[in-house]
RNA sequence: CCAUAGAGGUGCGUUUUACAUCAGUAGGUCUGCUGAGAAUGAUGGGAUUUUAUGAAGCAGAUUGAAAGGGUAAAUCGCCGAAGGUCGUAUUUCCCAUAAAAGUAUGCCCUGGUCCUGCAGUUAAAAGCUGCAUGACUGUCAUCAACAAGUUUGAUGGAGAGCUAUUGG
Numbered sequence: 001c002c003a004u005a006g007a008g009g010u011g012c013g014u015u016u017u018a019c020a021u022c023a024g025u026a027g028g029u030c031u032g033c034u035g036a037g038a039a040u041g042a043u044g045g046g047a048u049u050u051u052a053u054g055a056a057g058c059a060g061a062u063u064g065a066a067a068g069g070g071u072a073a074a075u076c077g078c079c080g081a082a083g084g085u086c087g088u089a090u091u092u093c094c095c096a097u098a099a100a101a102g103u104a105u106g107c108c109c110u111g112g113u114c115c116u117g118c119a120g121u122u123a124a125a126a127g128c129u130g131c132a133u134g135a136c137u138g139u140c141a142u143c144a145a146c147a148a149g150u151u152u153g154a155u156g157g158a159g160a161g162c163u164a165u166u167g168g
Stems, first nucleotide, its partner, number of pairs: 001167001003165004009079001011078003015074005027063007037050004042097005082110003086106007111137004116132006139157007
């Protein structure tokens, strides 16, 4: 240096099923008032659909979801597992401007988990993401101690790391 195999632990992520929430919400139907626009995420333009056989709005009655996120179980792939900022390409009826979400990719950041605070996201005091302090934990290096060991303590680094084996 290459290859192979491993370790960290409330470890990481995918998929499926069930349940709660989303929510008596969006939407549908009927009735009354009203009387010309309305829908395709925002604005403008286009295109399409719909509307006096009554649009949108307001009120009443009736009916009534889903996605995302969550919990539990199972399954699969794993230990830069994975997550994220920024950029590029592409998708979300077409064009322009910005925005959001998805997919692919490039550089960079983060060893892992948790509490708290702030910000963002979300229906949400749940959850997720980012930042900051703190705690715990794994690993390596240095120093110290001695009960001499995979011990204890302190400081510091980062996963392109660490351990083991084979080969060069």
Lysine riboswitch aptamer from a soil metagenome, 168 nucleotides, folded computationally.
Rfam family: Lysine riboswitch aptamer. About the family: Riboswitches are metabolite binding domains within certain messenger RNAs that serve as precision sensors for their corresponding targets.